[in-house]
RNA sequence: UCUUUGGUAGCUCAAUGGCAGAGCAUCCGGCUGUUAACCGGAGGGUUGAAGGUUCGAGUCCUUCUCAAAGAG
Numbered sequence: 001u002c003u004u005u006g007g008u009a010g011c012u013c014a015a016u017g018g019c020a021g022a023g024c025a026u027c028c029g030g031c032u033g034u035u036a037a038c039c040g041g042a043g044g045g046u047u048g049a050a051g052g053u054u055c056g057a058g059u060c061c062u063u064c065u066c067a068a069a070g071a072g
Stems, first nucleotide, its partner, number of pairs: 001071007010024004018055001026042005048064005
């Protein structure tokens, strides 16, 4: 330099172009003589950045950026 894959909640990951979610973690409550476990709930998101297409974009297109793998 080129090719491919990826970037979404604190972490690990989902999400046919149509309300951004789950598990774990955190907090609150229930249960229990107490803790753990279990059960219920809550908070937490400029979906890496900037544009474009569309009635509507996490998703499609372009450029940039970061990471990993491969080629030279």

Model confidence (mean pLDDT): 81 of 100. The RNA shown here (transfer RNA) has 72 nucleotides and comes from a Clostridiales bacterium. It matches the Rfam family "tRNA". Rfam classes the family as a transfer RNA. NCBI's taxonomy places the organism under Bacteria, Bacillati, Bacillota, Clostridia, Eubacteriales. The RNAcentral record of the sequence draws on ENA.